[in-house]
This is a predicted structure of a 350-nucleotide part of an RNA (small-subunit ribosomal RNA, central domain) from Picea engelmannii. The full RNA is in RNAcentral, with records from SILVA. Taxonomically the source falls in Picea (Eukaryota, Streptophyta, Streptophytina, Conifers I).
Context: one part of a larger RNA
């Protein structure tokens, strides 16, 4: 609990689609539900408040009035909201010409490196560390050179750069496919916005089944260090990491900043695109739209900072917070194979 808030103090759902609901552009008309005005009725008395009075005062009692409003009826007004009807094009969308992109998905191809293996040369160490040791090596290692195989990741380009709702996306090519931006201005004519519930997607890790397994590497073993060393360092090494089909549904899922619309000084980079100027042409320059960065005015902020990509000025809708601990726990319910997830208290204590 009406209030004030949510970048960092408690607080923006991980992200999107969208139902109910809320809110909603411009012009004219209808109606009178909301709204406004007048009148009437009613809301018992007592109490509270104000004025006056009675007990010697007061408490107490009596008389009168009022505040704050509510509900119903009736008569009007028509600006705004709603409703009715008819229009409009600026919001939104469709069609159309261009255009950028690691957007998604499926398939094919490539080289470097690593490891293993088969040969050649060669002959004692190698590896590792602060230093060592475990390890490995005359059954020929390490080094070097030729062949083969495997799996995973794609150096340079590379950028404060691009795309995507977010998670995320990068070797090259091809098929299929989603979205964006921009220019003319043809069409529809408010079709919009937000979104409880609901649904979809969702890193890593875990789980189930099958395949695969080069490197790395939880667990584990050994060597060191140390008072100890269940660690940091070293030598090995299994799940896993990879693929297919499912499950899970969580992250400091972060811009710790919900979405939409409008307005409010500038300067300077950069990406995409358009117009003008210019030119043989490409640049350059000026202006516009859409992103992405930095500096900064007004304003805002507890400060830090934010500052047209707002945390400024306003409106609409949703979510969330309300001292610390107990506790994201217990119980119940839903979901899950499980792990657990979601929802989510209280006693008590300071």
């Nucleotide at each position: 609990u009406u209030g004030g808030g949510c970048g960092u103090a408690a607080a923006g759902c991980g992200u999107c689609u969208g139902u109910a609901g809320g809110u909603g552009g411009c012009u004219u008309u209808u109606c009178a539900a909301g709204u406004c005005c007048g009148c009437c009725g009613u809301c018992a008395a007592a109490u509270c408040c104000c004025a006056g009075g009675g007990c010697u005062c007061a408490a107490c009692c009596c008389u009168g009035g009022a505040c704050a409003g509510g509900c119903g009826g009736u008569g009007g007004a028509a600006a705004c909201u709603a409703c009715c009807a008819a229009g409009c094009u600026g919001g939104a969308g469709u069609a159309u010409g261009g255009u950028a992109g690691g957007g998604g998905u499926a398939g094919a191809g490539g080289g470097a490196a690593u490891u293993u293996u088969c040969g050649g040369u060669g002959g004692a160490g190698u590896g590792g560390u602060u230093a060592a040791a475990u390890g490995u090596g005359u059954u020929g290692a390490g080094a070097u050179u030729g062949g083969a195989a495997a799996g995973a990741a794609c150096a340079c380009c590379a950028a404060c750069g691009g795309c995507g709702a977010a998670a995320g996306c990068a070797c090259u090519c091809u098929g299929c496919u989603g979205g964006g931006c921009u220019g003319a201005c043809a069409c529809u004519g408010a079709c919009a916005u937000u979104a409880a519930g609901a649904g979809a997607c969702a890193a890593a890790a875990u789980c189930u089944a099958g395949a695969g397994g080069a490197g790395c590497a939880a667990a584990u073993g050994g060597g060191a260090u140390u008072a100890g060393a269940u660690a940091c360092c070293c030598c090995a090494g299994u799940a896993g990491u990879u693929c297919u089909a499912g499950c899970c549904g969580u992250a400091a899922a972060c811009g710790a900043u919900g979405g939409a619309u409008a307005c409010u000084a500038a300067g300077u980079g950069u990406u995409g695109u358009g117009u003008g100027u210019a030119u043989c042409g490409a640049c350059c320059c000026a202006c516009g739209c859409a992103g992405u960065g930095c500096u900064a005015u007004a304003g805002c902020u507890a400060a830090c900072a934010c500052g047209u990509u707002a945390a400024g000025u306003a409106u609409c809708c949703c979510g969330c917070c309300u001292g610390g601990g107990g506790a994201g726990u217990a119980c119940g319910u839903u979901c899950g194979c499980a792990a657990g997830a979601a929802u989510g208290a209280a006693a008590c204590u300071c």
Notes:
The prediction has a mean pLDDT of 88.